[in-house]
RNA sequence: GGCUCCAUGGUCAAGCGGCUAAGACGGCGCCCUCUCACGGCGCAAUCAGGAGUUCGAUCCUCCUUGGAGUCA
Numbered sequence: 001g002g003c004u005c006c007a008u009g010g011u012c013a014a015g016c017g018g019c020u021a022a023g024a025c026g027g028c029g030c031c032c033u034c035u036c037a038c039g040g041c042g043c044a045a046u047c048a049g050g051a052g053u054u055c056g057a058u059c060c061u062c063c064u065u066g067g068a069g070u071c072a
Base pairs, nucleotide, nucleotide: 001071002070003069004068005067006066007065010025011024012023018055027043028042029041030040031039048064049063050062051061052060
């Protein structure tokens, strides 16, 4: 340098054009408890960046960035 794949809350991670973007761990609050732990309920927190296609994009296309693999 060519090609292929990946990028979603703090972490893991579902989604496959129209969802209020699911769930788990973690965090915070409340309940429970003499207290802690366990348990229950609730809350906050996410689509790498830019452009395009579309009535509508996390999802399709292109570029960039970062990572992994492979060929040289």
The RNA shown here (transfer RNA) has 72 nucleotides and comes from a Clostridia bacterium.
The coordinates come from a structure-prediction model, not an experiment, and the mean pLDDT is 82.
The source organism's lineage runs through Bacteria, Bacillati, Bacillota and Clostridia.